[in-house]
Context: one part of a larger RNA
RNA sequence: CUGGGCAUAAAGAGCAUGUAGGCGGCUCGCUCAGUCAGGUGUGAAAGCCCACGGCCCAACCGUGGAACUGCACCUGAUACUGGCGAGCUCGAGGACGGAAGGGGUGAGUGGAACUUCAGGUGGAACGGUGAAAUGUAUAGAUAUCUGAAGGAACACCGGUGGCGAAAGCGGCUCACUGGUCCGUCUCUGACGCUGAGAUGCGAAAGCUAGGGUAGCGAACGGGAUUAGAUACCCCGGGUAGUCCUAGCCGUAAACGAUGGGCACUAGGCAAUGGGUUUACCUAUGAGGCUCAUUGCCGUAGCUAAUGUGUUAAGUGCCCCGCCUGGGGAGUACGCUCGCAAGGGUAAAACUC
Numbered sequence: 001c002u003g004g005g006c007a008u009a010a011a012g013a014g015c016a017u018g019u020a021g022g023c024g025g026c027u028c029g030c031u032c033a034g035u036c037a038g039g040u041g042u043g044a045a046a047g048c049c050c051a052c053g054g055c056c057c058a059a060c061c062g063u064g065g066a067a068c069u070g071c072a073c074c075u076g077a078u079a080c081u082g083g084c085g086a087g088c089u090c091g092a093g094g095a096c097g098g099a100a101g102g103g104g105u106g107a108g109u110g111g112a113a114c115u116u117c118a119g120g121u122g123g124a125a126c127g128g129u130g131a132a133a134u135g136u137a138u139a140g141a142u143a144u145c146u147g148a149a150g151g152a153a154c155a156c157c158g159g160u161g162g163c164g165a166a167a168g169c170g171g172c173u174c175a176c177u178g179g180u181c182c183g184u185c186u187c188u189g190a191c192g193c194u195g196a197g198a199u200g201c202g203a204a205a206g207c208u209a210g211g212g213u214a215g216c217g218a219a220c221g222g223g224a225u226u227a228g229a230u231a232c233c234c235c236g237g238g239u240a241g242u243c244c245u246a247g248c249c250g251u252a253a254a255c256g257a258u259g260g261g262c263a264c265u266a267g268g269c270a271a272u273g274g275g276u277u278u279a280c281c282u283a284u285g286a287g288g289c290u291c292a293u294u295g296c297c298g299u300a301g302c303u304a305a306u307g308u309g310u311u312a313a314g315u316g317c318c319c320c321g322c323c324u325g326g327g328g329a330g331u332a333c334g335c336u337c338g339c340a341a342g343g344g345u346a347a348a349a350c351u352c
Stems, first nucleotide, its partner, number of pairs: 004323003007306002012320001014201004021194003025088007033081002035077008049065006091191001092188003095184005103177007110154001114150008125136002162169002206248006215242002220237001222235002259319006267297012301308002325352003334345004
């Protein structure tokens, strides 16, 4: 370079925005750069290939031909691609009218539970387990009632349901704010798709500074278990942490283990958000059609099989990422990022 691949065998970047680049709808005109045809020149010789010939043959050698798939120029063709110009509306976007939502940020606020504290009642156990013990309690615990304080999380609704690019998002109210869907077909007129680098976001844990700490709870120490038990599991404690603010970290089985976009290719059932229609008609609701979304089943096809199957892993096109036997190793070295922990990039010897 070519080829074959990436759900589970090696392989889709965690996700997005977007630069360069690649690719790009319909119609008309111009151009003729790409493309195609013909011609001219050149494409050294040797070699390869073909024919004939010279050494007895062959190797070797000679002569001729072909080839040299290339390049330059000239002439021509104009469908396609490109360039330039003009136009179009179905892609894309805007406007207007509606709709749903745990989308985001900030502020406020509510009840249940829990723990602690204060007080009342009460008077001996409580707690815990497989069984116990450590532990708590006559200095009055547990239980129960009243009051106060505090922090964290929001039962039921709740759903195979909704929203978000992903991470993720759930009490209630307000303010600010992003996106999506449907309808009208009103405007712009290809403004599009993807996206190397780059930039932003990115669970949990962890780190820095300050606060906060009810419950839970690495570490730690105690009780058990056990032959032992520096453990799993269990019990009684408990620091960091979990929470908040500001800043880092940048990784996960970051999963649909399935990159994004567009188009096409049987159906059936159900749900969510719209629109429309039918008839009864007060309304709710029901049936049909349709757009978007979320699931289940399934035809053809695909697949090694499992499975997938209009939400494709089918059929095609465009762009990006990635793979190339196992171990060594996602390691060493170098570079780079980070306060650190460590992250990113990424081999080889050797071995099977």
A computed fold for a 352-nucleotide part of an RNA from an uncultured bacterium, annotated as small-subunit ribosomal RNA, central domain. RNAcentral holds the full RNA, with entries from ENA and SILVA.